[in-house]
Context: one part of a larger RNA
């Protein structure tokens, strides 16, 4: 020096930050992911312009957010391949977008159940399913060519196979949409070199093991899996074990090498009561989705059900220790939807703690051959001390008063007018924080100092009390009757809204 600290005295304002390091322990209670009627059909309601409502459908819910158990590993950093691979919404370019059909949820009818739901008839739409038609193109294959980096990679041209689509919606055309194909973008996902903890009191480990065929699998390479084969394959350049432990930019420290750490911001992995498992999808093996199986909570008519805060706030409980069950979607940024807009505990704010830094105040000048009081005294006197009173002045700050923002770029809306969409004019609405931030004003030193220390190390001393006790101590060491080291005072030194002890690192 530093710190996500803690204790102990004290403790004025503000600004930027930060804030469960232990129990990945358990959770009441709200929120935390919806949106789209310009995809349908059905009910209500209705000012006939419309709007509410459950429900198919679509899109998203694979983001964002949260935590560090597990992970010593291609997990991470880094630099490579991918001739072994995919990408939903976006952007470019080609070519399409025809003609048919059967359900089914709402809804109703009837039936079981405490519930939570289920089961049956029956009726009905689509951008929801499912047939046929076309195919530039794409798979497969054949011939030619051309070029690399081994498996291959592009081009040209024959033949074959199977395979699209939806449509909405004012002003029937602007528009938003669907279907196939190729290219970009942007994310991914698999290999591979090299890098970065202990520990040998852990020396041999292995049977899908290690490698080939031939199947399977997957978007894809690949013992990934399966069969047959052969028998290998790793090791002191430390393999197997066993501890520990998210990695990285960074951070802290130091002159540097180095050494310690990974809170908070980003980045990438894992995890989501605990272990398994797929399912839907352009993406999960999916935190606020679904199945089983376990523990725990909870309801229950006992038959059976519900339920996961390591989301944001709270609670309980651990612990030395860590906040508000606040506000707003105004603003950035997502998701939907043409849009208005609706979601949005991401975020933006405001609240708590001096927890971390940073700034500012707690007055400013005069003022005595020196009050008062306290200390000490050698009793003259020193000293606290220009300190105080006292004058003159100042008014930052917090307390009152008045005035008052930026953050609004856009975006909406009405309305002119030139206008191709659209863009311009104009006039209006749009702030949580917030009557804040800042400005102005009136009053009056008024509202504002504390904390360790004084033996040496180490700036800073004397009374007293005590009397190897009661204490101090970070080392050396103080106390046993003059104690500058204990404990009070009185002075002092040193920091100061703080200070001082402890804990860990350098």
């Nucleotide at each position: 020096g530093a710190c996500g600290a803690a204790c102990g005295c004290u403790g004025g304002c503000g600004g930027c930050g930060u804030g469960c390091u232990u129990a990945a322990c358990a959770c009441a209670u709200g929120c935390a992911a919806g949106u789209c009627g310009a995809a349908c059909g059905c009910a209500c309601c209705u000012u006939c312009g419309g709007g509410u409502g459950a429900g198919u459908g679509g899109c998203g819910a694979a983001c964002g957010g949260g935590u560090g158990a597990g992970u010593a590993a291609c997990a991470c950093g880094u630099g490579g391949g991918u001739g072994a691979c995919c990408u939903g919404c976006c952007c470019c370019a080609g070519a399409c977008u025809c003609u048919g059909g059967g359900a089914u949820a709402a809804c109703u009818c009837c039936g079981g159940g405490a519930a939570a739901c289920c089961g049956g008839g029956g009726c009905u739409a689509a951008u929801a399913c499912c047939g046929g038609a076309u195919a530039u193109g794409a798979c497969c294959u054949g011939u030619c060519u051309c070029c690399g980096c081994a498996u291959g990679g592009g081009g040209a041209u024959g033949g074959g196979u199977g395979g699209a689509a939806a449509a909405g919606g004012a002003u029937u055309c602007a528009c938003u949409g669907g279907u196939c194909u190729g290219g970009g973008a942007u994310g991914g996902g698999c290999c591979c070199g090299c890098g970065g903890c202990c520990u040998a009191u852990c020396a041999g480990c292995u049977u899908g093991u290690u490698g080939g065929u031939g199947g399977g699998g997957u978007g894809a390479u690949g013992g990934c899996c399966u069969a047959c084969c052969a028998a290998g394959g790793c090791g002191a350049c430390c393999a197997c074990g066993g501890g520990u432990a998210g990695c990285c930019g960074g951070c802290c420290u130091g002159a540097g090498a180095g050494g310690g750490c990974g809170a908070c911001c980003g980045g990438c992995c894992a995890c989501a009561c605990u272990g398994g498992g797929a399912c839907u999808g352009a993406g999960a093996c999916a935190c606020g989705g679904c199945c089983c199986a376990g523990a725990c909570u909870c309801c229950u008519a006992c038959g059976g059900g519900a339920g996961g805060c390591a989301g944001c706030a709270g609670u309980g409980g651990g612990g030395a220790a860590u906040a508000u069950u606040g506000c707003g979607c105004a603003a950035u940024g997502g998701g939907c939807g043409a849009a208005a807009g609706c979601c949005u505990g991401a975020c933006g704010c405001a609240g708590c703690g001096a927890c971390c830094c940073c700034g500012c105040g707690u007055g400013a000048g005069g003022g005595a051959c020196g009050a008062c009081g306290g200390c000490c005294u050698u009793c003259g006197g020193g000293u606290u001390g220009u300190a105080a009173a006292c004058c003159u002045c100042u008014u930052u700050c917090a307390g009152c008063c008045c005035a008052g923002a930026c953050c609004a770029a856009g975006c909406c809306c009405a309305u002119u007018c030139c206008u191709u969409c659209u863009g311009g004019g104009u006039g209006g609405g749009u702030g949580a924080g917030u009557g804040u931030a800042u400005g102005g004003g009136a009053a009056g030193a008024a509202g504002a100092a504390g904390c360790a220390c004084c033996g040496g190390c180490u700036a800073a001393c004397u009374a007293c009390g005590u009397g190897c006790c009661a204490g101090c101590a970070g080392c050396c060491g103080c106390g046993g009757u003059a104690a500058u080291a204990c404990g009070u005072a009185g002075g002092g030194u040193g920091c100061a809204a703080g200070c001082g002890u402890u804990g860990u690192c350098c």
Source information:
A computed fold for a 506-nucleotide part of an RNA from an uncultured bacterium, annotated as small-subunit ribosomal RNA, 5' domain. The coordinates come from a structure-prediction model, not an experiment, and the mean pLDDT is 84.